Predicted 3D model of a 103-nucleotide RNA (SAM riboswitch aptamer (S box leader)) from Anoxybacillus tepidamans PS2. Of the family's consensus pairs, 97% are formed in the model. The prediction has a mean pLDDT of 84.
[in-house]
RNA sequence: UUCUUAUCAAGAGAGGGGGAGGGACUGGCCCUAUGAACCCUCAGCAACCUGGCAAAUGCCAAGGUGCUAAUUCCAGACAAGCAUGUUGCUUGGAAGAUAAGAA
Numbered sequence: 001u002u003c004u005u006a007u008c009a010a011g012a013g014a015g016g017g018g019g020a021g022g023g024a025c026u027g028g029c030c031c032u033a034u035g036a037a038c039c040c041u042c043a044g045c046a047a048c049c050u051g052g053c054a055a056a057u058g059c060c061a062a063g064g065u066g067c068u069a070a071u072u073c074c075a076g077a078c079a080a081g082c083a084u085g086u087u088g089c090u091u092g093g094a095a096g097a098u099a100a101g102a103a
Base pairs, nucleotide, nucleotide: 001103002102003101004100005099006098007097008096013042014041015040016039017038021031022030023029025076026075027074028073043068044067045066048064049063050061051060052059053058072095078092079091080090081089082088083087
């Protein structure tokens, strides 16, 4: 990097450094000098893998990851259904993120 499977309406931030961007992409809408990205420290959330118990699809722990503005911030190819004088709603799906496995 690619493929497969699962999940994505819940949850969880302080300090120091840094100094203008960030929210994947496009459009929107937001966040940001009352300090963005990024780095460090400490803390927290969750429970995919892992360990223990049980054996029922359960409970406990937190070693490996992940995460800690906004539903994945909202919409987004395409398809189906419903409503509709504009256009909208729902579902699937696409795209993305994370985990585990494989190449």